[in-house]
Context: one part of a larger RNA
RNA sequence: UGACGGGGACCCGCACAAGCAGCGGAGCAUGUGGUUUAAUUCGAAGCAACACGAAGAACCCUACCUAGACUUGACAUGUCCUGAAUUACCAGCAAUGUGGGAAGUUCUUUCGGGAACAGGAACACAGGUGGUGCAUGGUUGUCGUCAGCUCGUGUCGUGAGAUGUUGGGUUAAGUCCCGCAACGAGCGCAACCCCUAUUGUUAGUUGCUACGCAAGAGCACUCUAGCGAGACUGCCGUUGACAAAACGGAGGAAGGCGGGGACGACGUCAAAUCAUCAUGCCCCUUAUGUCCCGGGCUACACACGUAAUACAAUGGCGGUCAACAAAGGGAAGCAAAGCCGCGAGGCAGAGCAAAUCCCCAAAAGCCGUCUCAGUUCGGAUUGCAGGCUGCAACCCGCCUGCAUGAAGCAGGAAUCGCUAGUAAUCGCAGGUCAGCAUACUGCGGUGAAUACGUUCCCGGGCCUUGCACA
Repeated sequence: UGACGGGGACCCGCACAAGCAGCGGAGCAUGUGGUUUAAUUCGAAGCAACACGAAGAACCCUACCUAGACUUGACAUGUCCUGAAUUACCAGCAAUGUGGGAAGUUCUUUCGGGAACAGGAACACAGGUGGUGCAUGGUUGUCGUCAGCUCGUGUCGUGAGAUGUUGGGUUAAGUCCCGCAACGAGCGCAACCCCUAUUGUUAGUUGCUACGCAAGAGCACUCUAGCGAGACUGCCGUUGACAAAACGGAGGAAGGCGGGGACGACGUCAAAUCAUCAUGCCCCUUAUGUCCCGGGCUACACACGUAAUACAAUGGCGGUCAACAAAGGGAAGCAAAGCCGCGAGGCAGAGCAAAUCCCCAAAAGCCGUCUCAGUUCGGAUUGCAGGCUGCAACCCGCCUGCAUGAAGCAGGAAUCGCUAGUAAUCGCAGGUCAGCAUACUGCGGUGAAUACGUUCCCGGGCCUUGCACA
C1' cells in the first nucleotide's frame, strides 16, 4: 500500500421486509450426472455448467462404432503422358469395379499449341473436429452499468509511498457545490445514437374518407416517413450555507435521468473457447487422413437442473363464428374463393417479389350447460385406422379420427422471479427448417398486490480501526 475481520460509522441494490405468482410432490418434454453399450462423439462444472455450443441428430450434419474400401489421396499448387467432359448397360448394400461395345468429340488458335475437365506416373506435399485455452491471437462470461481507475507538474516523506481522490453537504453517479498543498488532465458517469409518449409542417399511393358495392373524387382524419418544435429544476414558493440541491406547486402530452434499448473504465477469475476461425510447439502419414452402407448421438434400476401441462367452477364443454390487435414472413415461396373428406389433409388455382395479394383464425371475451365427483377435471399410456414431408419414418418424425383413460385433490425441508403497463394470464409471428418447437427471439390483448422501514441474511461502494497474510 493492499487483502481480510463473527471491528466501527455512513450509503445502495427485489438484498431483506411487505406482497403476488411459482419451483421442490404427479405424469410428460428437455439438458446433465451416473450406469449400460461395439459406439452411446466432443466441449461447458458454484454464483458465472446443466431447453448451454445445438437458430431444430431418420440419411446428411457426424466428429463416435461395426463392416467394406482408397493411399499424391475427398481438397491446393507444381512436372510429364493420354483422352473432351459426360451419359446409359452389368456386378455390388453403397463406396466402387470391370469389360465391351453404344452414344458423344467442348472453347480458343498465329494450326505449333493453349484453356476447362477426366484418367495415369513419380515426387515435393496435401490432410487431421489429434494434444496442449497452463504457449497464444481473436471473441466471450463475470464482479457490474458497480462508480470507480489513473496520470502530469507541484508539495510532504530517508524510503515504500502520500497528497490530489480526504473533509462538510448533495446526487443514480469521483454528479455538482463549498472548503482544503495542491493545480490541472485522461479512461469511466452523463450527454451525443435508436425506439417510444405530444404536436407543427411537407408529401398522399397500394393507405384513409363518404358508400350496400363499384367507378370517379378528395387528402380534413387514421397512417406512413422526412424536417422541425417540445423538458431546461426553465418559472413560483419553502428549506438550505447567499451554494449545490431537496420538497411542494403552476403550466404542460410528458417533470425533475419521462419510459425502454444500444453502449460495459483500470482490472479480477492461469474463468471459457486449439470443435467458429487463426496460430506456436508436439503427434499421425497404406493412417489419428479420405470414401461409403448400416448403427449410435434417441440406451435406462436411478439422481439433479430447466420448462410446459394439470390437480378444476375466477373452471370444463358446447354455441354464436355477431367482437377487438400488434409485429413479422412469402417465389424451388405465401396461397384466397370453390369442390371432396368427420378430420389431419387432398384437387384445382385467382392474386402477390407485396401499405395492393396471401399466411390471417387472434385467444382470453359473450351466451347456454355441467353442480363438486378422481367427475363432462386431468390427459399420460396403449390398440386400430389414416394423413403429410422425404430416396427412405423399424431402430427414430409430426399430425388426424375412433377407442383406452394412468398419476395427480395444491406439494416436506429448502428455494427462485418480480416495484407498473411490471408480475400474472391470453394468444400471434419469426428464425432454424424438406419434415419436426412445451425451447429461443420478438409482438400485442387483459391487467394486479405491496414497499412501515434498513434490525437481520446476501452482494457492493466510501471512510476509519486492528494486523495472522501478500